[in-house]
Parts: sequence; C1' cells; structure tokens
RNA sequence: CGGAGUGUAGUAUAGUGGCAGUAUACGUGCUUUGGGAGCACGAGGUCUGGGUUCGAUUCCCAGCACUCCGA
Repeated sequence: CGGAGUGUAGUAUAGUGGCAGUAUACGUGCUUUGGGAGCACGAGGUCUGGGUUCGAUUCCCAGCACUCCGA
C1' cells in the first nucleotide's frame, strides 16, 4: 500500500427490518449459626457519522479500532 473479516451489558455470545435475549459477573432479599451453594427480583448494551425505509442491531456508504492474507 492492496484485499478480506469482526465490532451487541464488566466478560463471552444469540438476534438478518417491527423498540435485544442467554450465561457469567454485580446489587438487594430469602435460605444458613456464618460462609459457600441454591431461589427470587433488579440495574446495566447495539463502534461513530450519514443514507434507504412508516420503522434499522439488521440493508447501503464513509470513517475508526482490532484480526487475518498478500506485497
């Protein structure tokens, strides 16, 4: 320099047009002599900016970060 891929909660991930879930972690309560385990509840997220659409995590464009391949 050229090409390809990925970007969703603290972490790992699902979701391919109709207001985003799971596991774990975190907080509160119950249970226990206490801790751990278990149960219930709660808080927390779509990389950024545009475009298409009645409506975008999803489709399109540009940028940013990371990974891979080639030179």
Transfer RNA from a Patescibacteria group bacterium, 71 nucleotides, folded computationally.
The source organism's lineage runs through Bacteria and Bacteria candidate phyla.
The prediction has a mean pLDDT of 81.
It matches the Rfam family "tRNA". The family's RNA type in Rfam is transfer RNA.